Context: one part of a larger RNA
RNA sequence: CUGGACAUAAAGGGCAUGUAGGUGGUAAAUCAGGUUGAAAGUGAAAGCAGCAAAAAACUGGCGGAAUGCUCUUAAAACUAAUUCACUUGAGUGAGACAGUGGAGGGUGGAAUUUCAUGUGUAGGGGUGAAAUCCGGAGAUCUACGAAGGAAUGCCAAAAGCAAAGGCAACUCUCUAGGUCCCUAUCGAUGCUAAGGUGCGAAAGCAUGGGGAGCGAACAGGAUUAGAUACCCUAGUAGUCCAUGCCGUAAACGAUGAGUGUUCACCCUUGUUCUACGUGGAUCAGGGGCCCAGCAAUGCAUGAAACACUCUACCUGGGGAGUACAGUCGUAAGACCAAAACUC
Numbered sequence: 001c002u003g004g005a006c007a008u009a010a011a012g013g014g015c016a017u018g019u020a021g022g023u024g025g026u027a028a029a030u031c032a033g034g035u036u037g038a039a040a041g042u043g044a045a046a047g048c049a050g051c052a053a054a055a056a057a058c059u060g061g062c063g064g065a066a067u068g069c070u071c072u073u074a075a076a077a078c079u080a081a082u083u084c085a086c087u088u089g090a091g092u093g094a095g096a097c098a099g100u101g102g103a104g105g106g107u108g109g110a111a112u113u114u115c116a117u118g119u120g121u122a123g124g125g126g127u128g129a130a131a132u133c134c135g136g137a138g139a140u141c142u143a144c145g146a147a148g149g150a151a152u153g154c155c156a157a158a159a160g161c162a163a164a165g166g167c168a169a170c171u172c173u174c175u176a177g178g179u180c181c182c183u184a185u186c187g188a189u190g191c192u193a194a195g196g197u198g199c200g201a202a203a204g205c206a207u208g209g210g211g212a213g214c215g216a217a218c219a220g221g222a223u224u225a226g227a228u229a230c231c232c233u234a235g236u237a238g239u240c241c242a243u244g245c246c247g248u249a250a251a252c253g254a255u256g257a258g259u260g261u262u263c264a265c266c267c268u269u270g271u272u273c274u275a276c277g278u279g280g281a282u283c284a285g286g287g288g289c290c291c292a293g294c295a296a297u298g299c300a301u302g303a304a305a306c307a308c309u310c311u312a313c314c315u316g317g318g319g320a321g322u323a324c325a326g327u328c329g330u331a332a333g334a335c336c337a338a339a340a341c342u343c
Stems, first nucleotide, its partner, number of pairs: 004314001007297002012311001014199004021192003025086002028083003033079002035075004040070003048064001050062002089189001091185002095180003101175007108152001113147003117143002123134002160167002204245006213239002219233003256310006265288006272281003293299002316343003326335003
């Protein structure tokens, strides 16, 4: 270089944004770098393939190829370039709409716990069964009141929103994205994306608050041959808030992003249109079943089908996502990433 893969066998980066690069809609004109045809020159000799000879051996003759390069000439479909246009891709504007999208305030109710007071008396709690534990210094139960923190029952759904992580009580302010629709506007401004930059659950770290419940560690009680566990009683960090780090997850749809094309049927979310019977149609999502197609399972108009563009990654198991070096981090560690050896 040619070729094969990436849902489950090794393999899609956690997600986005965007630089270089790659790639890119329709029509016309010009040009001739690439491209295509033709001609010429060159491509030393030896060598190579061929022919015909000679010969002990060395050797000698003829004509060919040499896919390349240079120059000249011709063509203008494709591609590159320049110019002038177009509207279907992309964007902008008007109207309508849905939503737990994000940030910051305020407010509410239920429940747990604690405290105060009243009533009231002997148990409560917990388990497979118990015990540790709480209780005549009056518990559990019950009534009323107060404090404080965290989470927001029902609605709730295969539902909705968001790039992913994720997002649910009510309400206010600020703010981002999206869908439909008819017309207007701009005129290829697009797609992807190495590096770079930003976001990124939980746990963890730093400083300062907060601390109701839960609860690593630790302690005790059980169980057991043992029990550094499962069960129980307590309980620190943490969980919560503010600010800053960390940068990882089965970060999963184990399925990169984008565009186009493809048999039917059913349910559902949001618009629009039409009928008005509560049906039909379109677009944008969320699901189910299935034809063709795809090697298996299965996927199947949100493809794992048919095609194209760009990109990450894979190449037997172990050693090993380890060592060393480097970069980042307070640290924990993260990123990058081998080899010997062995089967």
Predicted 3D model of a 343-nucleotide part of an RNA (small-subunit ribosomal RNA, central domain) from Capsicum annuum.
It matches the Rfam family "Bacterial small subunit ribosomal RNA".
Taxonomically the source falls in Capsicum (Eukaryota, Viridiplantae, Streptophytina, Solanales).